[in-house]
RNA sequence: CUCCUCGUAGUUCAAUGGAUAGAAUGUGACUUUGCGGAAGUCAUGAUGCAGGUUCGAUUCCUGCCGAGGGGG
Numbered sequence: 001c002u003c004c005u006c007g008u009a010g011u012u013c014a015a016u017g018g019a020u021a022g023a024a025u026g027u028g029a030c031u032u033u034g035c036g037g038a039a040g041u042c043a044u045g046a047u048g049c050a051g052g053u054u055c056g057a058u059u060c061c062u063g064c065c066g067a068g069g070g071g072g
Base pairs, nucleotide, nucleotide: 001071002070003069004068005067006066007065010025011024012023013022018055026044027043028042029041030040031039048064049063050062051061052060
């Protein structure tokens, strides 16, 4: 320099272009318990940035940023 993959919650991962972006785990409160880090209930919290396409974008396109890998 060039090509490919990836970027979503504190963390690990989902989500045919269409529903309120879900699950586990974590955290907080409460319940339960002789005590508890075990069990239960509730709450909490995210689409890397800027444009474009579309009635509608986490998804498709372009550029940039970041991570990983291949080639020279």